[in-house]
RNA sequence: AAUGAUAAAGCUAAACUUAUCGUGAGGUAAGGACAGAAAGCCACGGGUCUUUAGAGAUAGCCGGGUUACCAAAA
Numbered sequence: 001a002a003u004g005a006u007a008a009a010g011c012u013a014a015a016c017u018u019a020u021c022g023u024g025a026g027g028u029a030a031g032g033a034c035a036g037a038a039a040g041c042c043a044c045g046g047g048u049c050u051u052u053a054g055a056g057a058u059a060g061c062c063g064g065g066u067u068a069c070c071a072a073a074a
Stems, first nucleotide, its partner, number of pairs: 003071002011036002016031006034060001040066003044063003047058004
C1' cells in the first nucleotide's frame, strides 16, 4: 500500500416505543437491536423524499472527498 478472520479490544445502532423540536421530509434524547469494517465526518455529483414557494431532509441509497482502530491468511 492493498485486503478483511469463526481473532482481540472497542465503536455505531435499523424497525418499534416514549418524550421533544419541525408545516413536512425528518432531527434530538432515552429504551431497543436488524445490521454495519468507516453505519466516523463533509450535501460535492447522482438518486429519493418534503415544501405554495424560497428553501430544506436523507451520510443506514450510490458515488466522491477526508480522518481513523485492529492485524490472521494470501
Source information
c-di-GMP-I-GGC riboswitch aptamer from a Campylobacteraceae bacterium, 74 nucleotides, folded computationally. It matches the Rfam family "c-di-GMP-I-GGC riboswitch aptamer". Rfam 15.1 lists 1,298 matches to the family in 717 species. NCBI's taxonomy places the organism under Bacteria, Campylobacterota, Epsilonproteobacteria, Campylobacterales, Campylobacteraceae. Its mean pLDDT, the model's own confidence on a scale to 100, is 86.